Overview:
This is a predicted structure of a 74-nucleotide RNA (c-di-GMP-I-GGC riboswitch aptamer) from an Actinomycetales bacterium. Its Rfam family is "c-di-GMP-I-GGC riboswitch aptamer". Gene Ontology term of the family: cyclic-di-GMP binding. It was read from a public genome assembly, where an Rfam model found it. NCBI's taxonomy places the organism under Bacteria, Bacillati, Actinomycetota, Actinomycetes, Actinomycetales. Of the family's consensus pairs, 100% are formed in the model.

RNA sequence: CACGAGAAAGGCAAACCCGCUGUGAGGCGGGGACGCAAAGCCAGGGGCCCGUACGGGUCGCCCAGCCGCCGAAC
Numbered sequence: 001c002a003c004g005a006g007a008a009a010g011g012c013a014a015a016c017c018c019g020c021u022g023u024g025a026g027g028c029g030g031g032g033a034c035g036c037a038a039a040g041c042c043a044g045g046g047g048c049c050c051g052u053a054c055g056g057g058u059c060g061c062c063c064a065g066c067c068g069c070c071g072a073a074c
Stems, first nucleotide, its partner, number of pairs: 003071002011036002016031006034060001040066002044063003047058004
């Protein structure tokens, strides 16, 4: 560097519910766990979604970029 266990210590937190907020997609907080080795950050490319439009949202849809815990097997 790569890789990902019947390992270890932890971490995050879907749906749904409650509150707040936004035209909306959605976001934030609390509860809650479907799952996740990047389900950490990032909206650059694409997809999807919102919006009359200008524009906006989603990274737990994919790609790319950046950083990161552990250490069996390959």